A computed fold for a 94-nucleotide RNA from uncultured Longimicrobium sp., annotated as c-di-GMP-I riboswitch aptamer. The source organism's lineage runs through Bacteria, Gemmatimonadota, Longimicrobiales, Longimicrobiaceae and Longimicrobium. The prediction has a mean pLDDT of 84. RNAcentral holds the sequence, with entries from MGnify. It matches the Rfam family "c-di-GMP-I riboswitch aptamer". Rfam's curators write: GEMM was predicted in a large-scale screen for bacterial structured RNA regulatory elements. Of the family's consensus pairs, 86% are formed in the model.
[in-house]
RNA sequence: GAUAACGGCAAACCCGUAGAAAUACGGGGACGCAAAGCCACGGGGCUUCCGUGGGCGCCUGCACAGGCGCCGCAAAGCCAGCCGGGCUACCGAA
Numbered sequence: 001g002a003u004a005a006c007g008g009c010a011a012a013c014c015c016g017u018a019g020a021a022a023u024a025c026g027g028g029g030a031c032g033c034a035a036a037g038c039c040a041c042g043g044g045g046c047u048u049c050c051g052u053g054g055g056c057g058c059c060u061g062c063a064c065a066g067g068c069g070c071c072g073c074a075a076a077g078c079c080a081g082c083c084g085g086g087c088u089a090c091c092g093a094a
Base pairs, nucleotide, nucleotide: 001091008033009032013028014027015026016025017024018023031081037087038086039085041084042083043082044079045078046077051073052072054071055070056069057068058067059066060065
């Protein structure tokens, strides 16, 4: 790549499991997909347990300081069904 054939995958949603979450996996289910097969390498996106401490509040303390909560920052976590790139692959007319 063709309204071909044999086939494949499975969004949302529901149930279960893991996880702090994002999300993943299994079952059901099909919105779609010609690489919706695999790889986080570049860009992008998501999350924030741990970390950080910039802001605010509260508590302990004579003070230095410490603690807690909320907001913020932040991948080492995640997304290949966001794009690019890499690797691999079934069928096949004109």